[in-house]
RNA sequence: ACUCCAACCAUGCUCAAUCGCGGUAAUGCCGCGACCGGGGGACCCAUCAGUGGGGUGAAUUCGGUUUAUCCGAUAGGGCUUGCCUCGAGCCCGAACCCGUCAGCUAACCUCGGAGGCAUAAUCGAGGGGGAAC
Numbered sequence: 001a002c003u004c005c006a007a008c009c010a011u012g013c014u015c016a017a018u019c020g021c022g023g024u025a026a027u028g029c030c031g032c033g034a035c036c037g038g039g040g041g042a043c044c045c046a047u048c049a050g051u052g053g054g055g056u057g058a059a060u061u062c063g064g065u066u067u068a069u070c071c072g073a074u075a076g077g078g079c080u081u082g083c084c085u086c087g088a089g090c091c092c093g094a095a096c097c098c099g100u101c102a103g104c105u106a107a108c109c110u111c112g113g114a115g116g117c118a119u120a121a122u123c124g125a126g127g128g129g130g131a132a133c
Stems, first nucleotide, its partner, number of pairs: 010119005018034007035113006045103001052101001053098004061073004065068001076092004083127006
């Protein structure tokens, strides 16, 4: 000097997945609140099964052949290092859960607030904002 690994902090991305308070010797554990998000659940309305059906999620559908956690495409989704819009570019297009059961749905009931990444960043144009002088 370079490379790799670990811990802590900071900043940023995805996502609902954040903030605050209290108890305790405790950064652990427990509880509460705010806020964000999911599910169940009437009248009315809607629907018509059979080969089950349904939920979270952007992740659905089609074709191919060498039938393979394969190839190609696609509904849809993400990336701009302060924010928004447009354009181009680069990516994703999974996985898991319920268990014969659930349309919508006021009141009401109930559950979650994990995880995974990155470290001068993909770029151009325009429009707001903030700060400094």

A computed fold for a 133-nucleotide RNA from a Bacillota bacterium, annotated as c-di-AMP riboswitch aptamer (ydaO/yuaA leader).